RNA sequence: UGAGCCGACCGGGUGACCGCGGCACCAAUCCUCCGGGCACGGUGCUGAGGAAGGUCGGGGCUCCCCAGGACAGGAUGCUGGCUCGCGGCCAGUCGGGGCGACCCGCAGGAAAGUGCCACAGAAAACAGACCGCCGAUGGCCUGCACCCUUCGGGACUGCGGGCACAGGUAAGGGUGAAACGGUGCGGUAAGAGCGCACCAGCGACCGGGGUGACCCGGCCGGCUAGGCAAACCCCAUCCGGAGCAAGGCCGAACAGGGAGAGGGUGGUCCGCCCGUCGAUCCUCCCGGGUUGGCCGCAUAGAUGGAUGGUCACCCACCCGGAGUCCCGUAAGGGCCCGGUGGACAGAACCCCGCCUACAGGUCGGCUCACCGU
Numbered sequence: 001u002g003a004g005c006c007g008a009c010c011g012g013g014u015g016a017c018c019g020c021g022g023c024a025c026c027a028a029u030c031c032u033c034c035g036g037g038c039a040c041g042g043u044g045c046u047g048a049g050g051a052a053g054g055u056c057g058g059g060g061c062u063c064c065c066c067a068g069g070a071c072a073g074g075a076u077g078c079u080g081g082c083u084c085g086c087g088g089c090c091a092g093u094c095g096g097g098g099c100g101a102c103c104c105g106c107a108g109g110a111a112a113g114u115g116c117c118a119c120a121g122a123a124a125a126c127a128g129a130c131c132g133c134c135g136a137u138g139g140c141c142u143g144c145a146c147c148c149u150u151c152g153g154g155a156c157u158g159c160g161g162g163c164a165c166a167g168g169u170a171a172g173g174g175u176g177a178a179a180c181g182g183u184g185c186g187g188u189a190a191g192a193g194c195g196c197a198c199c200a201g202c203g204a205c206c207g208g209g210g211u212g213a214c215c216c217g218g219c220c221g222g223c224u225a226g227g228c229a230a231a232c233c234c235c236a237u238c239c240g241g242a243g244c245a246a247g248g249c250c251g252a253a254c255a256g257g258g259a260g261a262g263g264g265u266g267g268u269c270c271g272c273c274c275g276u277c278g279a280u281c282c283u284c285c286c287g288g289g290u291u292g293g294c295c296g297c298a299u300a301g302a303u304g305g306a307u308g309g310u311c312a313c314c315c316a317c318c319c320g321g322a323g324u325c326c327c328g329u330a331a332g333g334g335c336c337c338g339g340u341g342g343a344c345a346g347a348a349c350c351c352c353g354c355c356u357a358c359a360g361g362u363c364g365g366c367u368c369a370c371c372g373u
Base pairs, nucleotide, nucleotide: 001369002368003367004366005365006364007363008362009361010360012314013313014312015311016310017309018308020047021046022045023044024043025042026041030037031036049344053355054354056353057352058351059350060349061243062242063241064240073239074238075237076236077235078092079091080090081089082088093107094105095104096103097102108234109233113232114231115228116227117226130173131172132169133168134167137166138165139163140162141161142160143159144158145157147154148153181199182198183197184196185195186194200224202221203220205218206217207216208215209214247295248294249293250292256286257285258284259283260282263281264280265279267277269275315342318339319338320337321336323335325334326333327332
């Protein structure tokens, strides 16, 4: 100098004017039950974020439900710690990626059981014979030798040759994400953990280190064990439901229930008066709680929802220009002038996390490459 990694933070500033929400005070006009009240107005104070977002996980708060146990269902899933709690955080282990700083992980169990493994391929999980190799053994054909003969031939055995029929073979080819350890020597008809050596891997045991996940070493075993649990399942731990439209208080009107000294209307007791009974109007009371209001509710706050706009100067970034200036060998940077110009987004009961979005910038630590001393 360049390319990167990690962590923390900021995310425009100042002033003027205009405007919006909340609270307190004042009050001309206005209203009034004459005590006072305040829609509009005036003054003062105050008014978004790192994510206020998604509403994903927990907790507070509120109401409902609730003997105990089991089953079902759901969530979580390496280890230790932190936390009221969490699917969160910190530290570590293992696996993967990067030269590295460092990053990523839906990381229990597949030698409990069941199931699945597309396409291709002969065969896809107590394997499998398509090509290839072999064909020792058995079979068929055939030459020679030996034996018998009725001279046509025939049987056994032995030594050869051939066929590739039975069959053997997983070394080689080919298919596939995956073909049932790898290399070498021996072995064989050809082959094969069939035997052996070394290596890899698995399991049991022993020793050592660590709280633990796990790591290091030794020894033995059978010669070898495929993958998928985000398939069912098994194991371990945890889990009541609904949510501020929770919930509480005050409470019109209509409908409902009760009472009525007295009163109005019409009816019944055959007509009339009195009286009785029941209906209705009226008056009063009752419980429930709909419209509505208040609380819940906060050093912003709620009501379909205020926190903004304009101008001036400045600042980061970006673009252009100029110089007899400054630094540098240079590329380039600084100084100066002009222009442009600030993202994602916006509380709604509160809190802790996670995830997602974000123009641009600041600070600190670290890595790699090149150059100079």
Predicted 3D model of a 373-nucleotide RNA (Bacterial RNase P class A) from Candidatus Neomicrothrix sp. UBA2974. The organism belongs to Candidatus Neomicrothrix, within Bacteria.